A computed fold for a 122-nucleotide RNA, annotated as SAM riboswitch aptamer (S box leader). It was read from a public genome assembly, where an Rfam model found it. The model forms 94% of the base pairs in the Rfam consensus. Model confidence (mean pLDDT): 80 of 100.
RNA sequence: AUGUUAUCAAGAAAGGCGGAGAGAUAGACUCGAUGAAGCCUUAGCAACCCUUAGAUUUACUAAGAAGGUGCUAAAUUCUACUUAAUUUUCAAUUCAUUAAUUGAAGAUUGGAUAGAUAACUU
Numbered sequence: 001a002u003g004u005u006a007u008c009a010a011g012a013a014a015g016g017c018g019g020a021g022a023g024a025u026a027g028a029c030u031c032g033a034u035g036a037a038g039c040c041u042u043a044g045c046a047a048c049c050c051u052u053a054g055a056u057u058u059a060c061u062a063a064g065a066a067g068g069u070g071c072u073a074a075a076u077u078c079u080a081c082u083u084a085a086u087u088u089u090c091a092a093u094u095c096a097u098u099a100a101u102u103g104a105a106g107a108u109u110g111g112a113u114a115g116a117u118a119a120c121u122u
Base pairs, nucleotide, nucleotide: 001122003120004119005118006117007116008115013042014041015040016039017038021031022030023029025080026079027078028077043072044071045070048068049067050064051063052062053061054060076114081111082110084109085108086107087106088105089104090103091102092101093100094099
């Protein structure tokens, strides 16, 4: 790097070095000299791998945190695609007119894509 599965509105920061960028991409918005990225130390969160017990045949339940990752601004910061559902507005047409149809734009929800992380895989 490829693929599969699971999760992504919860949670958890101080210091040192550094010195202008950062939030994946685009747009928006935001963070940043009251110090960005990056590196290091210590601490913490969480519970994917893991440990223990139960259950029992690989799915589960409860407890834990020594170890391997991860994470510690904002929902994955928001939006992006949708021949999906609901709904709002506007326009046109029908002429029966508290309606119907079509088109456009928007909102909410769902799904997909993309991304991140873990475990396994090639």